[in-house]
Context: one part of a larger RNA
């Protein structure tokens, strides 16, 4: 793991891997909305006073978002996954969760209380045998698409009219640049280490002087994150960019101020949005480890093998790719090549210890969705319940043309030794949504189920009787007492569930379980089997029957007329709701 035969409870509970990652009818599994993104449904309700507006719900569609997880199979795969340790100063990350931005005009008649052009739903006209196909006409909305304004001072740098000066040199009105992202190129981002002198120039300190200046002293103070390490952070310059963002949004409250007007301020939120962290994470990456082969001993290297330089490419690294160079790399310490009924790992069976064998299967890791390959959109796929080819199977068709991927969940079919219902629900556990409300064959609950496991009934007990024991009285062998067993086609009433079922429970509704009213036990039942009795290996020198037949026997053996082994009967034995049989394995 199959299979025989048997099977009364209850709790648990595996389960089309093995062989065909072979093939599918039918149905479902991925869809979503709140005060808070768009409502003229001609769909309901409706305040006022009718018309049915205002407004409140709300099919539908547009928008976001999510679909890359989950779920399923193991078919590739043998330094490959993978497992344990390492890096990422070698990168990108939608979401969380905390920080974070006063600079937009290029030009003067200017929308900022608010700019534009569109298209869905709906209405109507159409095609096609046909599909979740689409045309054309008429309209209307956005957080869709698009355009597009505003805000302080001050430093800074460059340009500088003019102006002091015989010159070096100096003031300097006034202009321009200067937010953040990109891209390149510069700078800065210190520090092993000691003293003294001179000369100049700023400067400070003091003198003379209306001031310009002119003597004299003194050289003294001075910032620099981080790492084990950077061309890091982080900061300036100059230039680039068919220049990125910098809220033309939505709700709920509605208040203060006065200069009462067509004014000025304003509070919690949604949502978005740019950087830098976090976070979930992903992709590379170091070191070390696998089964069987030598009837595989060489291998790679033309079209990259190994290395070196620059380049492309990419999120980055890096022969990944290209260009030029240069001859390198592995290998009996088994490369290379074949096999594998191989994913790998925690594990799981066995075992004194050492070790053999298994691991498809519920967790992690990978890997794939009939094979191959290619790509879109996206923070994230080389995605298949997404597209396009091609090959292989296949479905409808009015023959023109159309539509597919169950190794999701149920279910056929085929294959086999070999595996369950086209059931219920989202109520629980989590997910994803715009989301307290939907939606989930993720998952849950019933069926199917002798896969395995756990607890466990088929009877207890007591009176007669009939055999005994053991110990006591003892006339020393017969009684008798007592405690005590076994056998009983004798009797006794006591207990129970198995089952039947009002009820409640239980659950999302039910079942079952667990309570629990009323019924439910005498043998002819509510009646336990599998195998076996010559040994090994526990139990027959009982009866019938066969006669080297039939047949048993895992091995020895048995069986030719008394069969402890065969076929039956009785009686025993083993293990018991279980035992036998074949396989693999220890």
């Nucleotide at each position: 793991u199959a299979u025989g035969c048997u099977u009364g409870u209850c709790u648990c509970a595996a389960a089309g891997a093995u062989u065909a990652a072979g093939c599918c009818a039918u149905g479902c599994a991925u869809g979503u909305c709140u005060a808070a993104g768009u409502a003229u449904a001609a769909a309901a309700g409706g305040a006022c006073u009718c018309u049915g507006u205002a407004c409140u719900u709300g099919a539908a569609a547009c928008u976001g978002c999510g679909g890359a997880a989950a779920g399923c199979u193991c078919a590739u795969u043998a330094a490959a996954u993978c497992a344990g340790u390492u890096a990422u100063a070698g990168u990108u990350u939608a979401u969380u969760u905390g920080a974070u931005g006063g600079u937009a005009c290029g030009u003067u008649a200017c929308u900022a209380c608010a700019u534009g052009g569109a298209u869905a739903c709906c209405u109507g006209u159409a095609g096609u045998a046909a599909u979740u196909c689409u045309a054309g006409a008429g309209c209307u909305a956005a957080u869709a698409c698009a355009u597009g304004c505003g805000u302080a001072a001050a430093g800074a740098c460059c340009c500088g009219a003019c102006u002091c000066g015989u010159g070096a040199g100096g003031g300097g009105a006034g202009g321009g640049u200067u937010g953040u992202a990109u891209u390149u190129a510069u700078u800065a981002g210190a520090u092993a280490a000691a003293a003294a002198a001179c000369c100049a120039a700023c400067g400070c300190a003091u003198c003379a002087g209306c001031a310009a200046u002119g003597g004299u002293g003194c050289u003294a103070c001075a910032g620099u994150g981080g790492u084990g390490a950077u061309u890091c952070a982080u900061a300036a310059u100059a230039a680039c960019u068919g220049u990125u963002c910098g809220g033309a949004u939505c709700g709920c409250a509605u208040g203060a101020c006065u200069c009462c007007a067509a004014g000025u301020c304003g509070g919690c939120g949604a949502c978005a949005g740019u950087u830098c962290a976090u976070u979930c994470a992903a992709a590379u990456u170091u070191c070390u480890g696998c089964c069987c082969u030598a009837u595989c001993a060489g291998c790679u290297u033309u079209c990259g093998a190994c290395g070196g330089u620059a380049g492309u490419g990419u999120a980055g690294u890096g022969g990944a790719c290209u260009a030029c160079c240069g001859u390198g790399g592995c290998a009996u310490u088994a490369a290379c090549g074949g096999g594998u009924a191989a994913c790998g790992g925690a594990g799981a069976a066995u075992u004194a210890g050492g070790g053999u064998u298994c691991g498809a299967u519920u967790c992690c890791g990978g890997a794939g969705a009939g094979g191959g390959c290619g790509c879109c959109u996206g923070a994230g796929a080389a995605a298949u319940g997404g597209c396009g080819a091609c090959c292989a199977c296949a479905u409808c068709c009015a023959a023109g043309g159309a539509a597919g991927g169950c190794a999701g969940c149920a279910g056929g079919c085929g294959c086999g030794c070999a595996a369950a219902u086209u059931a219920c629900c989202c109520a629980a556990u989590c997910c994803u949504g715009a989301c307290a409300c939907a939606g989930g064959g993720a998952g849950g609950u019933a069926g199917u189920g002798a896969c395995a496991a756990a607890a466990a009934a088929u009877a207890a007990c007591a009176a007669u009787a009939a055999c005994g024991g053991g110990c006591g009285g003892u006339u020393c062998u017969a009684c008798c007492g007592u405690c005590u067993g076994u056998u009983a086609a004798u009797u006794g009433g006591a207990a129970u569930g198995a089952g039947u079922a009002c009820a409640a429970u239980u659950u999302a509704a039910a079942u079952c379980c667990c309570u629990u009213a009323a019924c439910g036990a005498g043998g002819a039942a509510c009646a336990a089997u599998u195998g076996g009795a010559g040994g090994a290996c526990a139990a027959g020198u009982c009866c019938g029957g066969u006669g080297c037949c039939a047949g048993c026997a895992c091995c020895c053996g048995c069986g030719g007329u008394a069969a402890u082994u065969c076929c039956a009967g009785c009686u025993c034995c083993a293990a018991u709701a279980g035992c036998g049989u074949a396989u693999a394995u220890u």

This is a predicted structure of a 586-nucleotide part of an RNA (small-subunit ribosomal RNA, 5' domain) from uncultured cercomonad. Its mean pLDDT, the model's own confidence on a scale to 100, is 80. Its Rfam family is "Eukaryotic small subunit ribosomal RNA".